[in-house]
RNA sequence: GCCGGGGUGGCGGAACGGCAGACGCAGCCGGCUUAAAACCGGCGGGCCCUCGGGCCGUGAGGGUUCGACUCCCUCCCCCGGCA
Numbered sequence: 001g002c003c004g005g006g007g008u009g010g011c012g013g014a015a016c017g018g019c020a021g022a023c024g025c026a027g028c029c030g031g032c033u034u035a036a037a038a039c040c041g042g043c044g045g046g047c048c049c050u051c052g053g054g055c056c057g058u059g060a061g062g063g064u065u066c067g068a069c070u071c072c073c074u075c076c077c078c079c080g081g082c083a
Base pairs, nucleotide, nucleotide: 001082002081003080004079005078006077007076010025011024012023018066027043028042029041030040031039045056046055047054048053049052059075060074061073062072063071
């Protein structure tokens, strides 16, 4: 240099172009226990607020579309292969 795969909350990891963050873990709160572990229940991306919602968020920037994590272009990073 060329080809292929990948980049999504603190972590792992899903997601037909139509509710983004399912599911699990860490963590927090509560229960159980003399106490703890295990187990059980709830919460479990960020910001704002009148607590019911609003806005933002998929490596970066642009494009297509009514609508993009998903399709297209450029770039960055990681893994593998070929030279």

Record summary:
The prediction has a mean pLDDT of 81. This is a predicted structure of an 83-nucleotide RNA (transfer RNA) from a Gaiellaceae bacterium. Its Rfam family is "tRNA". From the family's description: Transfer RNA (tRNA) molecules are approximately 80 nucleotides in length. Rfam classes the family as a transfer RNA.